RNA sequence: GCGGAUUUAGCUCAACGGUAGAGCGUCAGUCUACCAGACUGAAAACGGAGGUUCGACCCCUUCAAUCCGCU
Numbered sequence: 001g002c003g004g005a006u007u008u009a010g011c012u013c014a015a016c017g018g019u020a021g022a023g024c025g026u027c028a029g030u031c032u033a034c035c036a037g038a039c040u041g042a043a044a045a046c047g048g049a050g051g052u053u054c055g056a057c058c059c060c061u062u063c064a065a066u067c068c069g070c071u
Stems, first nucleotide, its partner, number of pairs: 001070007010024004018054001026042006047063005
C1' cells in the first nucleotide's frame, strides 16, 4: 500500500428497512433474625459524520478503532 471481518447496555450476544431485545451484572423493594437464594421493579446502548428513503442498527459514501490475510 491492497483486500476482508468486526464495532449495539458495565460484560457476552440478538434484532425481514417499520416501537432497539435477551442472558449475566448493577441499583431499589419484598420474603428471611443475618448472609445466601428466590421473586418484583428500575436505570442503562445502535463507533463518528454525511447520503438514499415516508421511515435506517439494517442500504450507499467517508472517517476512526480492533483483528486477519496479501504485497